[in-house]
RNA sequence: AAUUGUUCUCAGGGCGGGGUGUAAUUCCCCACCGGCGGUAAGUACUCCUGUACAAGCCCGCGAGCGCCAAGGUUUUCCUUGGGUCAGCAGAUCUGGUUAAAUUCCAGAGCCGACGGUCAUAGUCCGGAUGAGAGAGAAUCACU
Numbered sequence: 001a002a003u004u005g006u007u008c009u010c011a012g013g014g015c016g017g018g019g020u021g022u023a024a025u026u027c028c029c030c031a032c033c034g035g036c037g038g039u040a041a042g043u044a045c046u047c048c049u050g051u052a053c054a055a056g057c058c059c060g061c062g063a064g065c066g067c068c069a070a071g072g073u074u075u076u077c078c079u080u081g082g083g084u085c086a087g088c089a090g091a092u093c094u095g096g097u098u099a100a101a102u103u104c105c106a107g108a109g110c111c112g113a114c115g116g117u118c119a120u121a122g123u124c125c126g127g128a129u130g131a132g133a134g135a136g137a138a139u140c141a142c143u
Stems, first nucleotide, its partner, number of pairs: 001143001004141001005139006016030004031123002033112002035061004042053004056110002064088002066085001067082006092108005114126003
């Protein structure tokens, strides 16, 4: 120095105003929010070689539901495990610049698990003081 291992830490934001109504942060009008890795022509700094940051809707990942297995219980339901295994798991166009842009600039759009609720939820409550894509640090051994 590189690689592998181990341990620790960290790892999600948002309903403000008005309307209707017995009742809505759930409906309607306006508003607000955007996990992780990759890509990126932008921006900043710079020793001019790099460094940092930069996409919700381009590619991939994550939690969740489901499914499968085991156990309990027995039509159902619960617990534990698997973690993509059947399946669900969102959403972008137009114009400009350019050699090149769904990434830059401008504009207009669109999307958001499951369960709960006096009334239908991305924003409230709950599983969750959980899990986790990953990020950082420390450290031993080996090469």
A computed fold for a 143-nucleotide RNA from Leucothrix arctica, annotated as FMN riboswitch aptamer (RFN element). The source organism's lineage runs through Bacteria, Pseudomonadati, Gammaproteobacteria, Thiotrichaceae and Leucothrix. It was read from a public genome assembly, where an Rfam model found it. Of the family's consensus pairs, 97% are formed in the model. Its Rfam family is "FMN riboswitch aptamer (RFN element)". About the family: The RFN element is a highly conserved domain that is found frequently in the 5'-untranslated regions of prokaryotic mRNAs that encode for flavin mononucleotide (FMN) biosynthesis and transport proteins. Rfam links the family to the GO term FMN binding.